[in-house]
Context: one part of a larger RNA
RNA sequence: AACGAACGCUGGUGGCAGGCCUAACACAUGCAAGUCGAACGAUCUCUUCGGAGAGAGUGGCAGACGGGUGAGUAACGCGUGGGAACCUUCCUAGUGGUACGGAAUAACUCGGGGAAACCCGUGCUAAUACCGUAUGUGCCCGAUAGGGGAAAGAUUUAUCGCCAUUAGAUGGGCCCGCGUCGGAUUAGCUUGUUGGUGAGGUAAAAGCUCACCAAGGCGACGAUCCGUAGCUGGUCUGAGAGGAUGAUCAGCCACACUGGGACUGAGACACGGCCCAGACUCCUACGGGAGGCAGCAGUGGGGAAUAUUGGACAAUGGGCGCAAGCCUGAUCCAGCCAUGCCGCGUGAGUGACGAAGGCCUUAGGGUUGUAAAGCUCUUUUGGCGGGGACGAUAAUGACGGUACCCGCAGAAUAAGCUCCGGCUAACUUCGUGCCAGCAGCCGCGGUAAUACGAAGGGAGCUAGCGUUGUUC
Numbered sequence: 001a002a003c004g005a006a007c008g009c010u011g012g013u014g015g016c017a018g019g020c021c022u023a024a025c026a027c028a029u030g031c032a033a034g035u036c037g038a039a040c041g042a043u044c045u046c047u048u049c050g051g052a053g054a055g056a057g058u059g060g061c062a063g064a065c066g067g068g069u070g071a072g073u074a075a076c077g078c079g080u081g082g083g084a085a086c087c088u089u090c091c092u093a094g095u096g097g098u099a100c101g102g103a104a105u106a107a108c109u110c111g112g113g114g115a116a117a118c119c120c121g122u123g124c125u126a127a128u129a130c131c132g133u134a135u136g137u138g139c140c141c142g143a144u145a146g147g148g149g150a151a152a153g154a155u156u157u158a159u160c161g162c163c164a165u166u167a168g169a170u171g172g173g174c175c176c177g178c179g180u181c182g183g184a185u186u187a188g189c190u191u192g193u194u195g196g197u198g199a200g201g202u203a204a205a206a207g208c209u210c211a212c213c214a215a216g217g218c219g220a221c222g223a224u225c226c227g228u229a230g231c232u233g234g235u236c237u238g239a240g241a242g243g244a245u246g247a248u249c250a251g252c253c254a255c256a257c258u259g260g261g262a263c264u265g266a267g268a269c270a271c272g273g274c275c276c277a278g279a280c281u282c283c284u285a286c287g288g289g290a291g292g293c294a295g296c297a298g299u300g301g302g303g304a305a306u307a308u309u310g311g312a313c314a315a316u317g318g319g320c321g322c323a324a325g326c327c328u329g330a331u332c333c334a335g336c337c338a339u340g341c342c343g344c345g346u347g348a349g350u351g352a353c354g355a356a357g358g359c360c361u362u363a364g365g366g367u368u369g370u371a372a373a374g375c376u377c378u379u380u381u382g383g384c385g386g387g388g389a390c391g392a393u394a395a396u397g398a399c400g401g402u403a404c405c406c407g408c409a410g411a412a413u414a415a416g417c418u419c420c421g422g423c424u425a426a427c428u429u430c431g432u433g434c435c436a437g438c439a440g441c442c443g444c445g446g447u448a449a450u451a452c453g454a455a456g457g458g459a460g461c462u463a464g465c466g467u468u469g470u471u472c
Stems, first nucleotide, its partner, number of pairs: 001471003005468005012344006018337002020302001025300003029297003034061003039058002043054004068255003077180007086172002091168008099133004108123001110121004139148003153160002181227003188218003193215008230252004234245004257278005280291004308334001310333003316330001317328004347377004357368004383408005391399001416461005421442003427456005437444002
């Protein structure tokens, strides 16, 4: 000097920021991801019979973003600079197409099982759901020949879509050089291991996987092992070099009760999806089921210690939708906390050879001290009354009757903390008597203690001051 701080004493106010560093401990409750009737059929409600609306289901898109956490990871994880063998929904631009058919199924009906979660059977039905045929400029495979393969409609007639392909943009996957903590009281490590051939596999290169062949590969320039740790931009300190650090904000990575697995999809091996196993909790009619806050609040627990079960989608942004709009604990705001930084105030002027009181005294006086009182003013802040935004281009404001402005009364509502032996700014008296105590170091205290305790006085900082912890 600094801090995501804590503790003690004290505490007026505003702005801006920050706020579980510990148990990646367990979680009651609510909310945090939906949307589309301009894809579809059936049902219900209202109806001025034109139509309008509702919710379940099929279907589409989104749920891979946004938000959280740092357990793991010493690694191409991250940082930086390169590379070639790749993918990319939505978006933009271009080219071409959108033809003809078919069979189901949920919803629904009927029947059945179950405590429930839910499940089974029968019959019926639609589609932008599913399947076939055709065509196919281009596309893919192939040396040629040849082979392969697409589509979906809706409508209020404005449009919105669908398929193939080319290019772009964006996002991502992969590889490599260099850099990236400590320990040698860890010296050897490795068998898919290292390389080749062939095959498989992937969006894609590759022992990525497999078969065979060779016996390689790494290591004192520290392999392997052990410990510790998310990395970076940055942050703190420092003249710098460096050291320490990685809260908030931003980029990347990893994780989502623990372990494993795949499905769907352009994208996941998926926080609020699925399956299996495990621990834990809950329901149960004992047969069987349900759950996952490291989302926002909140609870218990741990801890020296860290906030509201708040408001709004008004703005910014996101998802869906032609749109109207719906959803959004992202976000914007408000609440709590002197946690930090910054600003302001707690009054100003005048006022005595100097009140009273306190303290000291050589008893004369000195000091507190222009300090107070008194007098004259002012009204920041706070209070009361009135007006009242920007943020919002037409409409729409949670914040908020907030900020800000005007007026009124009245010094009114507002000062503490630490220290005073030296270092180190600041001294006397009383009490105590190696006791009680102080202490960062040196050291004070055993009868005149500027070092303990109190008082008066003083010094420093100030809505804070001191202590403790940690870093430089």

Small-subunit ribosomal RNA, 5' domain from an uncultured prokaryote, 472 nucleotides, folded computationally. The coordinates come from a structure-prediction model, not an experiment, and the mean pLDDT is 86. Rfam family: Bacterial small subunit ribosomal RNA. Its family is annotated with ribosome and structural constituent of ribosome in the Gene Ontology.